[in-house]
RNA sequence: AACGCGCUUCGGGGUCAGUGAAAAUCUGAGCCGGCGGUUAUAGUCCGCGACCCGGUGAGUGAACUCGUUAGAGGAAACAAUCCGGUUGAGCUGGUGAAAUUCCAGCACCGACGGUUAAAGUCCGGAUGGGAGAAGACGCGAA
Numbered sequence: 001a002a003c004g005c006g007c008u009u010c011g012g013g014g015u016c017a018g019u020g021a022a023a024a025u026c027u028g029a030g031c032c033g034g035c036g037g038u039u040a041u042a043g044u045c046c047g048c049g050a051c052c053c054g055g056u057g058a059g060u061g062a063a064c065u066c067g068u069u070a071g072a073g074g075a076a077a078c079a080a081u082c083c084g085g086u087u088g089a090g091c092u093g094g095u096g097a098a099a100u101u102c103c104a105g106c107a108c109c110g111a112c113g114g115u116u117a118a119a120g121u122c123c124g125g126a127u128g129g130g131a132g133a134a135g136a137c138g139c140g141a142a
Base pairs, nucleotide, nucleotide: 003140004139005138006137007135008134009133010132015029016028017027018026030121031120032110033109034048035047036046037045043108044107052085053084054083055082059078060077064073065072066071090106091105092104093103094102112124113123114122
């Protein structure tokens, strides 16, 4: 001291107005953009996470059954892990060695449930989960 194992911490953002009995959901104008990768910086390129669907089922659980007893068996339900499926959207020009990532222009996308009126932006699952990130911590260490 690279690196490895552990531990600790971190790890999602965004509104106003108008109409109306009622809308932050319609109309108008705004605003927002997880993680890793990429010869050059990404919501729209590649991949991942979460949500959703199916399988698996460590483990928890205990209805019930057998038995004189000690015990034995053990449904529903919940569920780690792992596997699979599904999962939105961009072009042109410029600069440059290199950019669908920068600059210019004009666009586009956004799960599920709820709601006195239809949601990326409100409420909810979520004080959740997680791709990952950081560390001057611990142990080991070419």
This is a predicted structure of a 142-nucleotide RNA (FMN riboswitch aptamer (RFN element)) from an Actinomycetota bacterium.